[in-house]
RNA sequence: CGGUCAGACAGUCGCUGGCAGUGCUUUUCUCUGAAGGGCCUGCUGGAGGAAAGUCCGGGCUCCAAAGGGCAGGGUGCCAGGUAACGCCUGGGGACUUUACUGGCGACGGUAAAGUUACGGCUAGUGCCACAGAGAAGAUACCGCCCGUUCCUUCUCCGGAAGGUUCAGGUAAGGGUGAAAAGGUGCGGUAAGAGCGCACCGCGCCGCUGGUAACAGCGGUGGCAGGGUAAACCCCACCCGGAGCAAGACCAAAUAGGGAUCCUGUGGCGUGGCCCGCGCUGGAUCCGGGUAGGUUGCUAGAGGCUGAUGGCGACGUCAGCCCCAGAUGAAUGACUGUCCACGACAGAACCCGGCUUAUCGACCGGUCC
Repeated sequence: CGGUCAGACAGUCGCUGGCAGUGCUUUUCUCUGAAGGGCCUGCUGGAGGAAAGUCCGGGCUCCAAAGGGCAGGGUGCCAGGUAACGCCUGGGGACUUUACUGGCGACGGUAAAGUUACGGCUAGUGCCACAGAGAAGAUACCGCCCGUUCCUUCUCCGGAAGGUUCAGGUAAGGGUGAAAAGGUGCGGUAAGAGCGCACCGCGCCGCUGGUAACAGCGGUGGCAGGGUAAACCCCACCCGGAGCAAGACCAAAUAGGGAUCCUGUGGCGUGGCCCGCGCUGGAUCCGGGUAGGUUGCUAGAGGCUGAUGGCGACGUCAGCCCCAGAUGAAUGACUGUCCACGACAGAACCCGGCUUAUCGACCGGUCC
């Protein structure tokens, strides 16, 4: 680093899914029968590697028609795997540590382990606290050097040394900072500086190798102008929304809706009265929804074994197996024996990941 297991065995009593029964009981109906429920008996299945967090990705379902665009969100070296992914595998680059090693040095090489949000700041915009002279089309605070004003001392009277003023040169040295216009060495210079040379680093071009990321080699340029994109943003690619309380079916009581028929000119209101108008009754049928019930619901991107392709993730083929499915919601309690004395923790539509928790035991591989 990878994998397997998650106290063992026996007995007794329970809980729950399934199947069965000349069993008991009950309900309904189209009633010598059929279907369903409950109980009993027997057989049989009964939590996890994380069932957890609900952080990603998919299946499934409905809304819907999701073709394009905007907004919004996500991903970001390359190649592959996959249903898909932000996951996994292989590879590349960068960085860190340790060991060895080459070089005066900058720095390089080899091996192992580890880390890596690793597209773009030469598209634009923003930000960079404190410190510091200066934080971005750079900068002169100290220092160094040349000249100059004045002063002091010495003097062989030519000048020299020290201090001081002003102007200039300088990015070597000091100092600040996370970061200050490549680095080391030699030359060079008034002092310095890619100013020159060699090397290290970097950019560009070409060739070679590689699917690619990229690497190697050769040539060339004294050398691009800080950092920050888990800052806005730009580029490329991906994403319709809601979720099993999805959804489907059966379907009371009560209230309300629609249609037809009946009663029969009734009752109430309007009105002085009549007509008229409005409201109001009963029966049957229809349809929607609620309670309740059924379903979705566990045979699946399933497991095991073997063969085979691939470095691997994984794929293909063959054989065998069925491994919880509840809905107040089961998976437990007690006894005995033994030991290494037993952790984290419990399904609720399903699956692939990631992350977090975890007493220990065993197996395999690798490095020092």
A computed fold for a 368-nucleotide RNA from uncultured Alcanivorax sp., annotated as Bacterial RNase P class A. Rfam family: Bacterial RNase P class A. Its family is annotated with tRNA processing, ribonuclease P activity and dimeric ribonuclease P complex in the Gene Ontology. It is annotated as a ribozyme. NCBI's taxonomy places the organism under Bacteria, Pseudomonadati, Oceanospirillales, Alcanivoracaceae, Alcanivorax. Model confidence (mean pLDDT): 77 of 100. The model forms 94% of the base pairs in the Rfam consensus.